Predicted 3D model of an 84-nucleotide RNA (c-di-GMP-I riboswitch aptamer) from Pelotomaculum sp. PtaU1.Bin035. It was read from a public genome assembly, where an Rfam model found it. The coordinates come from a structure-prediction model, not an experiment, and the mean pLDDT is 83. The model forms 90% of the base pairs in the Rfam consensus. The source organism's lineage runs through Bacteria, Bacillati, Clostridia, Desulfotomaculaceae and Pelotomaculum.
RNA sequence: UAUAGAAAAAGGCAAAUCCAAUCGAAAGAUGGAGACGCAAAGCUACGGGUCUAAAGCGAUAGCUAUGACAGCCGAGUUGCUGUG
Numbered sequence: 001u002a003u004a005g006a007a008a009a010a011g012g013c014a015a016a017u018c019c020a021a022u023c024g025a026a027a028g029a030u031g032g033a034g035a036c037g038c039a040a041a042g043c044u045a046c047g048g049g050u051c052u053a054a055a056g057c058g059a060u061a062g063c064u065a066u067g068a069c070a071g072c073c074g075a076g077u078u079g080c081u082g083u084g
Stems, first nucleotide, its partner, number of pairs: 001084005012038002017033003021030003036071001042077003046074003049069003056063002
């Protein structure tokens, strides 16, 4: 640097659910248990998408991200193992 994630090894992460509180308007996040899965299920909201709608707008209905999701898909970037 290209390529594969078959085997082996070293390790890693942790869905649903439950518990406990804390932050938050909510979505969601954090901690403990748990183990569906994951070769990037590491990191970055850059593009698309999804969720929420406090404030704002609106007569109501509702609209709207500046709030979230990286375990929805791309993209960027770092990284484990094998082979050339």